Description:
This is a predicted structure of a 70-nucleotide RNA (transfer RNA) from Podarcis lilfordi. The prediction has a mean pLDDT of 81. The RNAcentral record of the sequence draws on ENA. Rfam family: tRNA. It is annotated as a transfer RNA.

RNA sequence: GACUUAGCUCAGUUGGUAGAGCAUGAGACUCUUAAUCUCAUGGUUGUGGGCUCAAGCCCCACAUUGGGCA
Repeated sequence: GACUUAGCUCAGUUGGUAGAGCAUGAGACUCUUAAUCUCAUGGUUGUGGGCUCAAGCCCCACAUUGGGCA
């Protein structure tokens, strides 16, 4: 100095109430499986505090995980 957001990998624009892919479940299709298509489930945005009408986003501390230098 960087990362932390769904089970996993990751987006999230100028602060205005969070998404994709994969996975999982159901259905369609098929003699069956696979593939393909449709739908659905799934979030204390690492923890605590602060600023603000409003925080994933701004500020502080702590924790966690990589990297660089010495």